[in-house]
RNA sequence: GCCUUCGUAGCUCAGCGGAGAGAGCGCCAGAUUCCGAAUCUGGAGGUCGCCGGUUCGACCCCGGCCGAGGGCU
Numbered sequence: 001g002c003c004u005u006c007g008u009a010g011c012u013c014a015g016c017g018g019a020g021a022g023a024g025c026g027c028c029a030g031a032u033u034c035c036g037a038a039u040c041u042g043g044a045g046g047u048c049g050c051c052g053g054u055u056c057g058a059c060c061c062c063g064g065c066c067g068a069g070g071g072c073u
Stems, first nucleotide, its partner, number of pairs: 001072007010025004018056001027043005049065005
């Protein structure tokens, strides 16, 4: 330098054009308990890596850039 996979909540990941972005774990509060753990209930938390484009509509498609993994020279 070229090819390829990926980038979504604190962590691990879903979500392959229709629309108020989700789960598990973690965190906070409550219930329970003598106190904890476990369990149950509720809650907070996201500029969907950045910029631009296509579209009536983009986390999803296209281009560039940045970052991470793998391969080739």
The RNA shown here (transfer RNA) has 73 nucleotides. Its mean pLDDT, the model's own confidence on a scale to 100, is 84. RNAcentral holds the sequence, with entries from ENA. It matches the Rfam family "tRNA".